[in-house]
RNA sequence: GAACCAUCAAGAGUGGCUGAGAGACCUGGCUCGUCGACGCCGCAGCAACCGAGAAAAACCCGGUGCUAAGGCCAGGACCGAUGGAGG
Numbered sequence: 001g002a003a004c005c006a007u008c009a010a011g012a013g014u015g016g017c018u019g020a021g022a023g024a025c026c027u028g029g030c031u032c033g034u035c036g037a038c039g040c041c042g043c044a045g046c047a048a049c050c051g052a053g054a055a056a057a058a059c060c061c062g063g064u065g066c067u068a069a070g071g072c073c074a075g076g077a078c079c080g081a082u083g084g085a086g087g
Base pairs, nucleotide, nucleotide: 004084005083006082007081008080013043014042015041016040017039021032022031023030025076026075027074028073029072044067045066046065048064049063050062051061071079
């Protein structure tokens, strides 16, 4: 990296830096954004998978993950994201 399995209508914000775009890709919309979005970092939070623990659980801890809108909506595509196990 590919394939396989599971999930994607719930949940969760603040400060600093940066400075114009962003919402995976394409198309058409729609929404967010100089009242600073997106991105990065710190702290905090949420709780999806695995580990550990446990009679079964729970709490706590660890490894990732996540913290606008049904994966924002529709169509398309070998679609995308997250976790796990194995090689």
A computed fold for an 87-nucleotide RNA from Flaviflexus ciconiae, annotated as SAM riboswitch aptamer (S box leader). Of the family's consensus pairs, 92% are formed in the model. NCBI's taxonomy places the organism under Bacteria, Bacillati, Actinomycetota, Actinomycetales, Flaviflexus.